RNA sequence: AGCCCCAUCGUCCAGCGGUCCAGGACGCAAGCCUCUGGAGCUUGAAACCGCGGUUCGAAUCCGCGUGGGGCUA
Numbered sequence: 001a002g003c004c005c006c007a008u009c010g011u012c013c014a015g016c017g018g019u020c021c022a023g024g025a026c027g028c029a030a031g032c033c034u035c036u037g038g039a040g041c042u043u044g045a046a047a048c049c050g051c052g053g054u055u056c057g058a059a060u061c062c063g064c065g066u067g068g069g070g071c072u073a
Base pairs, nucleotide, nucleotide: 001072002071003070004069005068006067007066010026011025012024013023018056028044029043030042031041032040049065050064051063052062053061
C1' cells in the first nucleotide's frame, strides 16, 4: 500500500427492511426472603462506532471515515 472480515446495554450473544417497547444470559441497583451473607423470587436501569445516501420506512442495504482482526506485497 491493496484486499477480506467485524463494530448492538458494563461483558458475551440474538436480530438479516416494518410490527412489541431492540430481546436473552452474566453482571449492576432496589424490594421480598434470611439472624447475617449467599442462593432463590420480583422489579428496574442500561446499547445499535460517526457522517452521509437509498427507501414510505434502516441496527439491518450502499458510500466514506474511525477503530479492531486477518491475508498478500
This is a predicted structure of a 73-nucleotide RNA (transfer RNA) from Candidatus Micrarchaeota archaeon CG1_02_55_22. Its Rfam family is "tRNA". Clan: tRNA clan. The coordinates come from a structure-prediction model, not an experiment, and the mean pLDDT is 81.